[in-house]
RNA sequence: AUUUCAUGCAGAGUGGCUGAGGGACGGGCCCUGUGACGCCACGACAACCUGCCUGGGCAAACCAGGAGUAUGGUGUCAACUCUCGCUCGCCAAAAUGAGGCGGGGAACAUGAGAU
Numbered sequence: 001a002u003u004u005c006a007u008g009c010a011g012a013g014u015g016g017c018u019g020a021g022g023g024a025c026g027g028g029c030c031c032u033g034u035g036a037c038g039c040c041a042c043g044a045c046a047a048c049c050u051g052c053c054u055g056g057g058c059a060a061a062c063c064a065g066g067a068g069u070a071u072g073g074u075g076u077c078a079a080c081u082c083u084c085g086c087u088c089g090c091c092a093a094a095a096u097g098a099g100g101c102g103g104g105g106a107a108c109a110u111g112a113g114a115u
Base pairs, nucleotide, nucleotide: 001115002114003113004112005111006110007109008108013042014041015040016039017038021031022030023029025085026084027083028082043077044076045075048073049072052066053065054064055063056062081107086104087103088102089101090100091099
């Protein structure tokens, strides 16, 4: 980098340094000198993998299930992935313009695997 699978309506922040942008992209909307983004320290959340337990398996690999005041590896700590974007259905409205609810998809993010 490509690809597969899973998850994305829950949850969790303080301090220090720096100093103007940030929320992936486009529109909207929002956060931000009462200090954004980033970095560092400490903390927290969560439970994907590891580890642990049980079962299958002669066994290893592997598969299924489970527990936790969570061993280690990631991840996360404004707003549902902030929201819309493509498509389908329903409702409402109907002169124009605009709206509400839901399904699927795409994209993105994170984890685990494959190449």
This is a predicted structure of a 115-nucleotide RNA (SAM riboswitch aptamer (S box leader)) from an Acidobacteriota bacterium. The sequence was found by an Rfam model in a public genome assembly.